[in-house]
RNA sequence: GCAUGCUUAGCUCAGUUGGUAGAGCAUCCGCCUGAUACGCGGACGGUCCUAGGUUCGAAUCCUAGAGCAUGCA
Numbered sequence: 001g002c003a004u005g006c007u008u009a010g011c012u013c014a015g016u017u018g019g020u021a022g023a024g025c026a027u028c029c030g031c032c033u034g035a036u037a038c039g040c041g042g043a044c045g046g047u048c049c050u051a052g053g054u055u056c057g058a059a060u061c062c063u064a065g066a067g068c069a070u071g072c073a
Base pairs, nucleotide, nucleotide: 001072002071003070004069005068006067007066010025011024012023013022019056027043028042029041030040031039049065050064051063052062053061
């Protein structure tokens, strides 16, 4: 330099044909217990890597850029 893939909650990851974003763990609160652990319930937490475009509507489609990984040279 070229090609491919990835970037979503503090962490690990889902997200279908474009219709207004979720799970587990962690954290906090409550229940349970003599107390703790386990278990159960709830809450908190997101400019979906950045910028632009298309669209009534974009995490999703298009373009450019950034970072990471792999392969080729």